[in-house]
């Protein structure tokens, strides 16, 4: 750099994830060849075998066998092997190289320095190697054990040992004197010893300064710290002792706790920084654990030694042996890490005069893709762009010049030969090794991840929230570029991915480089220690500071630059670097220290001022509340309504009296005062800060402040008072589903006061404290100065508002910063676990303060924007309410719908916007359902192939319930022509593509249609403002039915919608008058004719209505009130017209369509049967309950429609449905077609002359058929029902009611649906409320958007954590016991070769013993750390429960602290 919070944005915050480099690596798939490196990171776990440290005979003495020949008495013996091999005494080495990091937080390590040492072998200089002496190993004998090893005797050499002389120099000293040495082999020549001196190498000590975490570890420390004396030591030193003093250390972090071997380095990084300490080098510590000496120049000794302790072996049970963190290898742990190889040829080291000899050090080899670098696995030509694969819109596309084929190389490998260098005279383990030549031949040699974004790369097929993927965001629930699998692509390639780990990215600890108003973050508040920091001038240092100079920062490694291996990797030469560290010698601005000086920072000092600053006494009046007393009566209180409660025992009201307590109206003010918490009635006393003013004073006295120290609302503790009103807990009453609540009457602690605690608050300006600097304007409070003294201007000190630059992620802040500096302090580092657990301080207690992890998730947040929404506001609309008028809800019957029943009751449709919807009409048909019984290329379409020319349609008869199949008869004889059985068409018949499917998916779609809603919105381009999502326009005043207009206006046009253009009724004129009409003129029974279009009408064309005019009001606007004139007036009624969208609305069963599924069936036919069932629930109608009616009678007035498979006049006939005749119409000509309400009369309030189901029977039409299942007529029957309970609809003018017509559909059926027309009203005070919608504004944690989010308990599973009687281990500490080995110290009667000696012995020495020290062990208290622990506790996760609804809108009682 990217990806992830979000409907959307932010240059916001802030975590989480990725792309890179790195690797001693692991595992998974693969796997040609070569160099160079690298290779137990886990159990410092145990370890079998070999080996891995030996040399020296030129330092001594001794001294084999095997075998060979020779002799022999057959026991052997001599020579040779051989003075060999082995042994042993002595020297030198074993302290080095080699390996490990268990231990260590340390002078261990690094760097730079110091002075009190030592040094074997080297090198150098001096100067010296005379005299003697006494053992003892080997051996050999006896002997003990099983061994392992040992005992007694006896012999012997040295360069072993020990004595003695001698030593200038050396040590020691009291400056006289004392002490101290040696070693010789050998033929020469050399190698050696011995003292010493000063070097070189190596090493021991002591210091400065660097080196991890935790204060939930703040004190530690008696040999401690320091003399002073001895003693130890190579040396300095409490290293040791005694004695004396009482110190050292530690907030700059002592002590404790946990972790770690340091370093050159390595490894990321742009760099500072972080992580790491393999291999290679330097240092250090350790060699089963613990301790301890010894020898030695060096050890406290990895392959020696004693002890102790665990383990293993061996055993004859008495007692021994042993330590692979050497190389190799085993077992074992683990995810993991090689061969029990070859060599001293190189290079080193040890020993030896040398040869030489011994080296798992090394040097090579093996074995591993473990890394790192090279190189191959072929080249070039080659379209018919083969076949095969995949995909496809079926045409093609791609794999892919890729193969094939042709032509040509031969690096690697391989055969075969030749054959280095490393060796300088000789010696090569590598190794017949690298190189080189020559041979055949594309021949022996490619895999691996990924492909949804990040991140380079897309497709089809399987699967169906399954089985899987996943680094993060995520995918996956039938059309998955995101599982697998396949084609094809991208990436690296002998390797590719994964998985760990560490740095980057991470500015996500920030020194370089962050922040704290609201994101996480200013202590509540002031006083002050250490500590940081510090005005002006001068003068002297030179600590910091900088200049130069010397040393030193090992090599290796990085980096430049040369140079070898064909190259590179690798190896090498030089340089550079190593930012550091000591010394030294300049410099003096700054900053320290250190002398002075000064006034402006700070203080005093004098005048003067404000003020609820505090503290203590003490008075005042209003209120409540209680008592007493009077008037005076039923009722008071209280609420939303009410009730508890007072009250006839006289309450509430009302006067007067009198009492307590507590609080201080008005003044009262974004006024004041105080650090903050806070302060308010008055007057006193004491008392603290503050402001102005004033050439008076002192001389930086200064700011800040970890720790500490005081102060700190409210609430709660404690002890004593007080106690009116107020009020948790508590009691009652409501209110509720419930109501431990809100709300009412009660009421106790409290709440006052004194003292003493607590110490926290959203202690908030969410803003730490000083200090300068930065435009301005308007208010106030307080001083003070000036003028022209009603006032105004100015200053200083508060205290607000708005505001520029500036800063912010915005919002905001802006001389009172959240600007632009500077100084100190406090705090922050993803959300949740949690300010919680432990610990520790403080506290009676409450609890406070300090303060974490496991675990869990990808995001928590913070501004700001669009919406949506609120039981938030404002303003408007609508049959939304009101105001009316009719209804449904209640009854019979229609009709849908649930539900149930069934074989089947076919499916859709489901809140408003399903439910007389789809269906404009189920007896069969329809039809899709059920049961049977039948076909299988099929009813249907298009292709092939035969055949045969037609098809059709009538009637019989046979099987059959029918589809079906069979058999006769009759009628009918296909177009087109180029006359060719061309062609077309038909029908049969074959078989194969296929057909069909009301089968699934409206959540895969088109198209159609409903809803918001005929609401008034919904947008866009260009400017503008914003970092941006977005605003502005479209807000605002007004107005309207309207985003309609008109004014203002960073906006200015614009589009879809509003209107208007259309269609219809309304009134006119004109054109045209048959089928219409008839006024005038004849006519007739009749506009019936003749005649005429003037009227009606009829259907084309026109006109008319626009706030056009008046008056009012508005802003001189738009527009609105009135009003004239007109047929009609302010969109004149009515329709068609439905923006941007919303609801995954509805519809695969209109049609159409992807994709899926069926295919002798989910297709197709036919017969029956269902869709008509009925206990029952619900929407929608009819009809009724009657007198605004019924019944009957007389008789007038429409208008839309239809009509030849029709509508049917008229006659006939039958009570009637209707039936038989039969004129006219294809329609203004003829029918349907009678209009009903209306009007006369009658019936008189009943279950009726009201009502019409229910049945009974007789019929009538339609149609193949009316049983299941139509419709209608007559006669008879005469059910419920007397106006309908919560609750809901419609309607605002020609509407509502009411009356009747006529239409599709249709073979009959309609109480539905769409149309027609006749009669024909009530009512609107007005927008408070209900609904539902526009527009503005504000809250929001909503965005799936309130059917929204969202919290707490319980229930359950799982996790991980606290507390927990106890219990196990680790480590640590005090006290005491015990006390190995060992040095020291004592003592030494017992013992002993070297010296002495008087030969008695002495010196000297060792054994025993004894004292203190002390390792393991042990007992005793404790400290601290880990494990398990019934049992509890909260927490955190989880699909889905369970109670409620706390919180986000005024969240329904603001919320919070």
């Nucleotide at each position: 750099g990217a990806g992830u919070u979000u409907g959307c944005u932010c240059u916001c915050u802030g975590g989480c994830u990725c792309a890179g480099a790195a690797c001693g690596a692991a595992c998974g798939c693969u796997g040609g060849c070569g160099g160079c490196a690298u290779g137990c990171c886990u159990a410092a776990c145990a370890c079998a075998u070999g080996c891995a440290a030996g040399u020296u005979g030129a330092a001594c003495g001794a001294g084999a066998a095997a075998u060979c020949a020779c002799c022999u008495u057959c026991g052997g013996g001599u020579g040779a092997g051989a003075g060999u091999a082995g042994a042993g005494u002595a020297g030198c080495g074993c302290a080095c190289g080699g390996g490990u990091g268990a231990g260590u937080a340390a002078c261990g390590c690094g760097u730079g320095g110091g002075a009190a040492c030592c040094u074997g072998c080297c090198a150098a200089g001096c100067a010296g190697u005379a005299c003697g002496g006494a053992a003892u190993a080997a051996c050999c004998u006896u002997u003990g054990g099983a061994a392992a090893c040992g005992a007694a005797g006896g012999c012997u050499a040295a360069u072993a040992c020990c004595g003695c002389a001698u030593a200038c120099g050396c040590c020691c000293u009291u400056u006289u004197g004392g002490g101290g040495a040696a070693a010789g082999a050998u033929u020469u020549a050399u190698c050696g010893c011995u003292g010493u001196u000063g070097g070189a190498u190596g090493g021991g000590c002591c210091c400065g300064c660097g080196c991890c975490c935790g204060a939930u570890u703040a004190g530690c420390u008696a040999g401690u710290u320091g003399g002073u004396a001895a003693g130890g030591u190579a040396a300095u030193g409490g290293c040791u002792u005694a004695c004396c003093a009482a110190g050292g250390c530690u907030a700059c972090g002592a002590u404790c706790u946990a972790u770690a071997g340091c370093u050159g380095g390595u490894u990321u990084g742009a760099g500072a920084g972080g992580a790491u300490g393999a291999u290679c080098a330097g240092c250090c510590a350790c060699a089963c654990u613990g301790g301890g000496a010894c020898u030695g120049a060096g050890a406290u000794a990895c392959g020696g030694c004693c002890c102790a302790g665990a383990c293993u072996c061996c055993u004859a049970c008495g007692g021994g042996a042993g330590g692979c963190a050497g190389c190799a290898g085993u077992g074992g742990g683990g995810a993991a890490u090689a061969u029990u190889g070859c060599a001293c040829a190189a290079u080193g080291g040890g020993g030896g005069c040398a040869a030489c000899c011994c080296u798992g050090a090394u040097c090579c080899a093996g074995c591993c893709a473990u890394g790192c670098c090279g190189c191959g696995u072929g080249a070039g030509u080659g379209a018919a762009g083969a076949a095969g694969g995949c995909c496809u819109u079926a045409g093609g596309g791609u794999u892919g010049u890729a193969a094939a084929a042709c032509u040509c190389u031969u690096u690697c490998a391989a055969u075969a030969g030749u054959g280095a260098a490393g060796a300088u005279a000789a010696u090569g383990a590598c190794u017949g090794u690298a190189a080189c030549u020559a041979u055949a031949g594309a021949a022996g040699a490619a895999g691996c991840a990924c492909c949804g974004g990040c991140u380079a790369a897309c497709u089809c097929c399987g699967u169906g929230c399954c089985a899987g993927c996943a680094g993060c965001c995520g995918c996956g629930g039938u059309a998955a570029u995101a599982c697998g699998g396949a084609g094809g692509g991208u990436g690296c390639u002998a390797g590719c991915g994964u998985u760990a780990u560490u740095c980057g990215g991470a500015a996500u600890u920030a020194c370089u480089g962050g922040g704290c108003g609201u994101a996480a973050a200013g202590c509540g508040c002031g006083c002050g220690u250490a500590g940081g920091c510090g005005g002006c001038c001068u003068g002297a240092u030179a600590a910091g500071u900088u200049g130069g100079a010397u040393g030193u920062g090992a090599a290796a490694g990085c980096c430049c630059u040369g140079g070898g291996c064909u190259c590179a990797a690798c190896c090498u030469g030089g340089g550079a670097a190593c930012u550091g560290c000591c010394u030294u010698u300049g410099a003096a601005a700054c900053u320290g220290a250190u002398a002075g000086u000064c006034u402006u920072g700070a203080g005093g000092c004098c005048g003067a001022g404000a003020g609820a600053g505090g503290a203590u006494g003490g008075c005042g009046g209003a209120a409540u509340u209680c008592c007493c007393a009077g008037u005076g009566u039923a009722g008071a209180g209280g609420u939303g309504a009410a009730a508890u409660u007072c009250g006839u025992a006289g309450a509430u009201a009302u006067u007067g009296g009198g009492a307590a307590g507590a609080a201080c109206a008005c003044c009262a003010g974004u006024g004041g005062c105080g650090a903050a918490g806070g302060c308010g009635g008055c007057c006193a006393u004491c008392u603290g800060g503050c402001u102005c003013g004033g050439u008076u004073c002192u001389g930086a006295c200064g700011c800040u402040g970890a720790g500490g120290c005081g102060c700190g609302a409210a609430a709660g503790c404690g002890u004593g008072g007080g106690g009116a009103g107020c009020a948790a807990a508590c009691a009652g009453g409501a209110u509720u589903a419930g109501a431990u609540a809100c709300c009412c009457u009660g009421g106790u602690a409290g709440u006052c006061c004194a003292c003493g605690c607590c110490g926290u608050a959203a202690a908030c300006g969410a803003u730490g404290u000083g200090u300068g600097c930065u435009a301005g304007c308007c208010g106030u409070u307080g001083g003070g100065a000036a003028a022209c003294u009603u006032u105004u201007u100015u200053u200083c000190a508060g205290u607000g508002g708005c505001g520029c630059a500036g800063c912010u992620a915005a919002c905001g802040c802006a001389u009172u910063a959240a600007g632009c500096a500077c100084a100190c302090c406090g705090c922050c580092u993803g959300g949740g676990g949690a300010g919680u657990a432990c610990g520790g301080u403080c506290g009676c207690a409450a609890g406070a303060u300090u303060a974490a992890a496991a675990c869990u998730c990808a995001a928590a947040g913070g501004a700001a924007u669009u919406g949506a929404c609120g039981g938030g506001g404002g303003c408007c609309c609508g049959c939304a309410c009101a105001a009316g008028c009719g209804g449904u809800g209640g009854a019979g019957c229609a009709u849908g719908u649930g539900g149930u029943u069934u074989a089947a009751u076919u499916c859709g449709a489901a809140g408003c916007a399903a439910c007389g919807c789809g269906a404009a009409g189920a007896a069969c048909c329809u039809u899709a359902c059920c049961a049977g019984c039948c076909c299988u290329u099929g009813a249907c379409a298009u292709g092939u192939c035969c055949g045969u020319c037609g098809c059709g349609g009538a009637u019989u008869c046979u099987g059959g319930a029918g589809a079906c199949a069979g058999a006769a008869u009759c009628c009918u004889u296909c177009a087109g022509u180029u006359c060719g059985g061309c062609u077309g068409g038909a029908c049969g018949g074959a078989g194969c593509a296929c057909a069909g499917g009301u089968g699934c998916u409206g959540c895969a779609u088109g198209g159609c249609u409903g809803u918001c809603g005929u609401c008034a919105g919904c947008u866009c381009g260009u400017g503008u403002c914003g970092u941006g999502a977005g605003a502005u326009g479209u807000u605002g005043g007004g107005u309207u039915a309207a985003g309609u207009c008109c004014c203002g206006c960073a906006a200015c046009g614009a589009g879809c919608g509003c209107a208007a253009c259309c269609c219809u009724c309304g009134c006119c004129u004109u054109u045209a008058g048959u089928u219409g009409c008839c006024a005038u003129c004849a006519u007739u029974u009749a506009g019936u004719u003749g005649g005429g279009c003037a009227c009606u009408c009829u259907a084309g064309a026109g006109g008319a209505a626009c706030u056009g005019c008046c008056g009012g009001u508005g802003a001189c606007a738009a527009g609105c009130c009135g009003g004239a004139g007109g047929a009609a007036g302010g969109u004149g009624g009515g329709g068609a017209u439905g923006a941007c969208g919303u609801c995954a609305a509805g519809u695969c069963c209109u049609c159409a369509u992807g994709g899926c599924c069926c295919u002798u069936a989910c297709g197709g036919g036919c017969u029956g049967g269902g869709c008509u069932a009925c206990a029952c629930a619900c929407g929608u109608g009819c009809u009724a309950c009657a007198a605004u009616g019924g019944c009957g009678g007389a008789u007038a007035c429409a208008g839309u429609g239809g009509g030849u498979u029709g509508c049917u006049a008229c006659c006939u006939u039958g009570c009637a449905a209707g039936a038989g005749g039969u004129a006219g119409c294809u329609a203004a000509u003829c029918c349907c077609u009678a209009a009903a309400a209306g009007c006369c009369g009658u019936c008189u309030c009943a279950g009726u002359u009201c009502g019409g189901a229910u049945u009974g029977u007789u019929c009538u039409c339609u149609g193949c058929a009316a049983c299941u299942c139509g419709a209608g007529a007559g006669c008879a029957u005469g059910a419920a029902g007397u106006c309908g309970g919560a609750a809901u609809c419609g309607c605002u003018a020609g509407u509502a009611a009411u009356c009747g017509u006529g239409g599709a559909u249709c073979a009959g059926c309609a109480u539905g649906c769409c149309a027609c027309g006749g009669u024909g009203a009530a009512u609107a005070c007005g927008u408070u409320c209900c609904c539902g919608g526009g527009c503005c504004u504000u809250g929001u944690a909503c965005a799936c958007a309130c059917c929204g989010c969202c919290c707490g308990u319980c229930a359950c599973a799982c996790c991980a954590u606290g507390g927990g009687a106890g219990u196990u281990g680790g480590u640590u500490u005090u006290a005491c016991c015990c006390g190995a080995a060992g040095a020291c110290g004592g003592u030494g009667a017992g013992c002993g070769a070297a010296c002495c000696u008087u030969c008695g012995g002495g010196a000297c020495g060792c054994a025993g013993c004894c004292g203190g020290c002390c390792a393991c062990g042990g007992u005793a208290a404790g400290g601290u750390c880990a494990g398990c622990g019934a049992c509890u506790g909260g927490g955190g996760u989880g699909a889905a429960g369970u109670c409620g609804u706390a919180a986000c809108a005024a969240g329904g009682u603001a919320a919070c602290c």
Description:
This is a predicted structure of a 1457-nucleotide RNA (small-subunit ribosomal RNA) from an uncultured prokaryote. Rfam family: Bacterial small subunit ribosomal RNA. Model confidence (mean pLDDT): 84 of 100.